[in-house]
The part of an RNA shown here (small-subunit ribosomal RNA, central domain) has 351 nucleotides and comes from an uncultured bacterium. Model confidence (mean pLDDT): 86 of 100. RNAcentral holds the full RNA, with entries from ENA.
Context: one part of a larger RNA
RNA sequence: CUAGGCGUAAAGCGUAUGUAGGCUGUCGUAUAAGUCUUUAGUAAAAUUUCCCGGCUCAACCGAGAAAAGCCUAAUGGAUACUGUUCGACUUGAGUGUGGGAGAGGGAGACGGAAUUCCUGGUGUAGCGGUGAAAUGCGUAGAUAUCAGGAGGAACACCGAUGGCGAAAGCAGUCUCCUGGACCAAUACUGACGCUGAUGUACGAAAGCUAGGGUAGCAAACAGGAUUAGAUACCCUGGUAGUCCUAGCUGUAAACUAUGUUCACUAGAUGUGGGAGGUAUCGACCCCUUCCGCGUCGACGUUAACGCAUUAAGUGAACCGCCUGGGGAGUACGGCCGCAAGGUUGAAACUC
Numbered sequence: 001c002u003a004g005g006c007g008u009a010a011a012g013c014g015u016a017u018g019u020a021g022g023c024u025g026u027c028g029u030a031u032a033a034g035u036c037u038u039u040a041g042u043a044a045a046a047u048u049u050c051c052c053g054g055c056u057c058a059a060c061c062g063a064g065a066a067a068a069g070c071c072u073a074a075u076g077g078a079u080a081c082u083g084u085u086c087g088a089c090u091u092g093a094g095u096g097u098g099g100g101a102g103a104g105g106g107a108g109a110c111g112g113a114a115u116u117c118c119u120g121g122u123g124u125a126g127c128g129g130u131g132a133a134a135u136g137c138g139u140a141g142a143u144a145u146c147a148g149g150a151g152g153a154a155c156a157c158c159g160a161u162g163g164c165g166a167a168a169g170c171a172g173u174c175u176c177c178u179g180g181a182c183c184a185a186u187a188c189u190g191a192c193g194c195u196g197a198u199g200u201a202c203g204a205a206a207g208c209u210a211g212g213g214u215a216g217c218a219a220a221c222a223g224g225a226u227u228a229g230a231u232a233c234c235c236u237g238g239u240a241g242u243c244c245u246a247g248c249u250g251u252a253a254a255c256u257a258u259g260u261u262c263a264c265u266a267g268a269u270g271u272g273g274g275a276g277g278u279a280u281c282g283a284c285c286c287c288u289u290c291c292g293c294g295u296c297g298a299c300g301u302u303a304a305c306g307c308a309u310u311a312a313g314u315g316a317a318c319c320g321c322c323u324g325g326g327g328a329g330u331a332c333g334g335c336c337g338c339a340a341g342g343u344u345g346a347a348a349c350u351c
Base pairs, nucleotide, nucleotide: 003323004322005321006320007305008304012319014202015201016200017199021195022194023193025089026088027087028086030084031083033082034081035078036077037076039073040072041071042069048066049065050064052062053061054060092192093189094188095187096186097184098183099182104178105177106176107175108174109173110172111155116150117149118148119147120146121145122144126137127136163170164169207248208247209246210245211244212243216242217241221237222236223235224234259318260317261316262315263314264313267296268295269294270293271292272291273290274289275288276287277286300307301306324351325350326349333344334343335342336341
């Protein structure tokens, strides 16, 4: 390279955007580059295949014919497909109009419950904690209870197998700014599309830098237990951190372990958002249809488990990745980072 694969055996980049590239709807016109074809040249001989002949046969040898090409050139021709040119179209894609849904994003303001702390009142000997205890707190008045105050963080019920977002993720209430999707009827543009190497942007938690903040929780750490020991599990404390602002880091079982897009292939049932119909005084109910989110299931598929119109079925386009286990996601080098480290990524050896 060919080939076979990528839910769980090795294998889908964490996600998007987008450059080059690859691929690309319907009808017609022109062209003839690709494509097909005519002719000419060349492709030494031997070899190979076929036929005839010579050694008594055969091997071997001689003669004739044929075959063999990413080849070259010119000439003439074909025009289905691909390319290119011009023109047209509306179903792909997009724009406009009218609607309703949503924890989508950013900023600001406000709210109540709870924990802790502080002040004061009542009140007295315990509280707390555990399997049992102890460390700890408390007569300098704790725990409990009432009133007032401070401050930080998180938003019970609603709440859902529910919704939104590209993913990460998003939940008290209100206001402002703002992105996307969906539905209905149609008007417009006229292939403007799909994918996407390099690049760019976003990217949980932890961690890092600087400055704030610190109620609760809590790595490290200290003490008490447990135990043969106990650098743990349990308990009492407790600092980074968790929170905010501005940067960095760029990784996760970043999982649906399932790349994106398009088309096709039985259904049943629940649910979220629309539209239409039927019915009704009206609202439900019921029927049809579009877009999501689930459960079950035929064909098909799979090694099996299972998947099954949200495919792991049947096809098409493009990208990424895999090729026995260990060594190893290590070493070395490059690039990135303040560092921690990340990314790219071997070999010897061994089974």